[in-house]
Context: one part of a larger RNA
């Protein structure tokens, strides 16, 4: 010596399913394979340690003792762990009877606003800025009324509020269809956690094919601005933004914080069920309690900011990453991809 860490200093995979591995609650029985132990044997010599000799000393040489570890064989132990076989139910899952929600698909539908097109009415000017032009307008605009058309997106309820693994999800109506909490006298009985490898989903930009095109608007064309303006600002615009099919697979995919399970003061606000009490009786209030979302806070923790029952705090279990800056998330190579590129991932060289 056998390591320390991952919120912000280098570190949690974007998310979830999951076979293989680890791991794994409770009681009784057996088992003795792991483990603990005693003898036997093997564990070459030299070498090291410890005592002693012999070269004048030492180095060097000789001698006696020991030497971890490990490993076969026979035998004892049986708490733990495994491993067979029993049981019970607090974990897990069914199920019954409620409840909430923008949780997911598919279809049908509303209004409000935009542009545009058609008739009216009217007459010189709109429009846009700091100010302006570039634009539009007597071929009749802006503004009115009144009718039709299209395609987007859904004010107000709206919330520190719901739902979902994560991305994400919002007008409104029905149809399928997934999660989730809560009560309980019911059932199954460890059926559980986690997950390299694998597979699934996954904004926005982007690609195919096709259709759609109001508004908005990379690119791009013009006005301005400036010293210049490949920009901000204005007028105008093509892919996209939308829809179906099918790819891409990335992110400040963020809580910058991986998932599960015990355990550790209170206070305050909200959502959802559930007891219980106050009423004559429902509402409504009050206490107490699951389950989620927030602030504040003791203990504790952190370099510190901060985190504090939704831990970053005290523990176990399992993956994943991190090891000084740059070169680099690059080269190469292999996979993927229709490309765009993605995923895996160095080094010489320098400080």
């Nucleotide at each position: 010596c056998u390591g320390g860490g991952c919120g912000u200093a280098a570190a949690g995979c974007g998310u979830c399913c999951g076979c293989a591995g680890c791991c794994g609650a409770u009681c009784c029985c057996g088992u003795u394979a792991g483990u603990c132990u005693g003898g036997c044997g093997u564990u070459a010599a030299a070498g090291c340690a410890c005592g002693g000799a012999g070269c004048c000393c030492a180095a060097c040489u000789c001698c006696g003792u020991g030497u971890c570890c490990g490993u076969g064989c026979c035998g004892g132990a049986a708490a733990c762990u495994g491993c067979g076989g029993g049981g019970a139910u607090a974990g897990a899952g069914u199920c019954a009877u409620g409840c909430a929600g923008g949780g997911g698909c598919a279809u049908c539908u509303g209004g409000a606003a935009u542009a545009c097109c058609g008739u009216g009415u009217g007459u010189a000017g709109g429009g846009g800025u700091a100010a302006a032009a570039u634009c539009c307008g007597u071929u009749g605009a802006u503004c009115c009324a009144c009718g039709g058309u299209a395609g987007a997106a859904c004010g107000c309820c709206a919330a520190a509020a719901g739902c979902g693994a994560a991305g994400g999800c919002a007008g409104g109506a029905u149809g399928c269809u997934g999660g989730g909490c809560a009560u309980g006298u019911a059932c199954u009985g460890a059926c559980g956690g986690u997950c390299a490898g694998g597979g699934a989903c996954g904004a926005a930009a982007g690609c195919g094919u096709g259709g759609g095109g109001a508004g908005c608007g990379a690119a791009c064309g013009g006005g301005a601005u400036u010293a210049g303006a490949u920009a901000c600002c204005c007028c105008g615009g093509u892919a996209g933004u939308c829809c179906a099919c099918g790819c891409c697979c990335u992110a400040a995919a963020c809580g910058a914080u991986g998932c599960g399970u015990g355990c550790u003061c209170g206070g305050u606000g909200u959502u959802g069920g559930g007891a219980u009490u106050u009423u004559c009786a429902a509402u409504u209030g009050a206490u107490c309690u699951c389950a989620g979302u927030g602030c504040c806070u003791u203990a504790g923790c952190u370099a510190a900011c901060g985190c504090g029952g939704u831990a970053a705090g005290c523990a176990c279990g399992c993956c994943g990453c991190c090891u000084g800056g740059g070169a680099a998330g690059u080269a190469c190579g292999g996979c993927c991809g229709c490309a765009a590129g993605g995923c895996u991932a160095a080094a010489a060289c320098u400080c």